A computed fold for a 118-nucleotide RNA from a Pseudomonadota bacterium, annotated as SAM riboswitch aptamer (S box leader). Its Rfam family is "SAM riboswitch aptamer (S box leader)". From the family's description: The SAM riboswitch is found upstream of a number of genes which code for proteins involved in methionine or cysteine biosynthesis in Gram-positive bacteria. Model confidence (mean pLDDT): 86 of 100. The sequence was found by an Rfam model in a public genome assembly. The source organism's lineage runs through Bacteria, Pseudomonadati and Pseudomonadota.

Formats: sequence, structure tokens, C1' cells
RNA sequence: GCCUUAUCGAGAGCGGCGGAGGGACUGGCCCGAAGAUGCCGCAGCAACCGGCCCCAUCGGGGUGCUGGUGCUAACUCCUGCAGGGUGUCUCCAGUUGGGAUGCCUUGGAAGAUAAGGC
Repeated sequence: GCCUUAUCGAGAGCGGCGGAGGGACUGGCCCGAAGAUGCCGCAGCAACCGGCCCCAUCGGGGUGCUGGUGCUAACUCCUGCAGGGUGUCUCCAGUUGGGAUGCCUUGGAAGAUAAGGC
């Protein structure tokens, strides 16, 4: 780096260094010299893998354990592609229908993390 599977509405911040952009990308919307992003230390959250215990045999449950990761602004911050429902405005003589815009929702894509594989 690629592939597969699972999860992504919960949870958890202080200090030091440093000094300009940052939140992956798009469009938004936010964060940031009252110092963000990042790095380090300590603390914490969670429980994917491992350990231990129980039930039991593919497995399920419990436990935070001097183990391996991860995480500690905003739902993965929202969104993008396809569909469903619904409100408002508008075009049309009117129905069907078309256009604009808001809300709710399903699936997908992309991304992140873990575990396994290449």
C1' cells in the first nucleotide's frame, strides 16, 4: 500500500513545546494569536485483539488486567451517489407533470479504527 470482516448518535482533558493555519477530499459550516492543528508528558475513555473467570463447544457473558492498538471539539461536524416520504414557493386554464428550496429517512461511495490476510 491492497484485500476481507466488524464498528462508527455513547464515552473521556490538563500541562509543556511550538507559532499558522486546521477540521482527509468537495461544497458548507465551524475551530484558531484569549495560541488552534501538530509533538511530548501525565491523566482519562472505550473494550477491537490478547489475558483471566463463568456458561458452555462454531459461540455467549463478565472482568481494566503493569499486555497490543485506538480514542479524548462539533453524529465520521454536515454533505457528495441512488431511492422513499413530507412542507413551502412557483410554472401551467386545470389534472398529470415541471422548476426552486427546506425537513425526515433507507441504501451506497469515501474515510477512520480494529482484527486477519497478501